[in-house]
Molecule: FMN riboswitch aptamer (RFN element)
Organism: Anaerolineaceae bacterium
RNA sequence: AAGUUCCUUCGGGGCAGGGUGAGGAGGGUUUUCCCUCCAAUUCCCGAUCGGUGGUAAAAACCCACGAGCGCGCCCGCGCGCAGGACCCGGUGUAAUUCCGGGGUCGACGGUACAGUCCGGAUAGAAGAAGGAUGCG
Numbered sequence: 001a002a003g004u005u006c007c008u009u010c011g012g013g014g015c016a017g018g019g020u021g022a023g024g025a026g027g028g029u030u031u032u033c034c035c036u037c038c039a040a041u042u043c044c045c046g047a048u049c050g051g052u053g054g055u056a057a058a059a060a061c062c063c064a065c066g067a068g069c070g071c072g073c074c075c076g077c078g079c080g081c082a083g084g085a086c087c088c089g090g091u092g093u094a095a096u097u098c099c100g101g102g103g104u105c106g107a108c109g110g111u112a113c114a115g116u117c118c119g120g121a122u123a124g125a126a127g128a129a130g131g132a133u134g135c136g
Base pairs, nucleotide, nucleotide: 005132006131007130008129009128010127015046017045018044019043023038024037025036026035027034028033047116048115049106050105051065052064053063054062060104061103068081069080070079071078072077073076086102087101088100089099090098108119109118110117
């Protein structure tokens, strides 16, 4: 000189129910069709979920961060693409956060086209709690 340094733990939820049938299997027929069964949690109707910090008031949709991918390099950082989406009314000093109403959004790979299944991931991360050290 000091709001520092170190450690531990924690740190993401969700397709109920129905419709269609690309495609596949079996049987009959052997020109071609017919019947039965399986078959998208992805398509259609419908259902359902919402990380972290901030905010005069509580947020998936306001602001910021995190997560995936690419590039560069001093290997720990930086940059870029991308990872999104909200309006109206009410109350109030104050709310795109509460209440009422109506909407919108959701990385990458796999697979009949995926926010929800499977996978990277018993991973990682924004951060949170606690402890120790040090200082006052």